The RNA shown here (transfer RNA) has 75 nucleotides and comes from a Candidatus Pacearchaeota archaeon. The RNAcentral record of the sequence draws on ENA. Rfam family: tRNA. Its family is annotated with triplet codon-amino acid adaptor activity in the Gene Ontology. Its mean pLDDT, the model's own confidence on a scale to 100, is 81.

[in-house]
RNA sequence: AGGCACGUAGCUCAGUCUGUCCAGAGUGCUGGUCUGAUAUGCCAGAAGUCGGAGGUUAGAAUCCUCUCGUGCCUA
Numbered sequence: 001a002g003g004c005a006c007g008u009a010g011c012u013c014a015g016u017c018u019g020u021c022c023a024g025a026g027u028g029c030u031g032g033u034c035u036g037a038u039a040u041g042c043c044a045g046a047a048g049u050c051g052g053a054g055g056u057u058a059g060a061a062u063c064c065u066c067u068c069g070u071g072c073c074u075a
Stems, first nucleotide, its partner, number of pairs: 001074007010027004029045005051067005
């Protein structure tokens, strides 16, 4: 320098065929319940403008362009 993959909640990931009702799951966190106390279990809650910017569209996490970061491959 070129190519490929990935980037979504604190962490690990799903969703990638634009369309409705909400962007979800596990784990962690907070509060409650339970207990003599703790743990487990149960109930509730907070936390995300989907790496960033622009474009297409009535509508974008999802398509297109540029860009940043990480990993791998080629030279």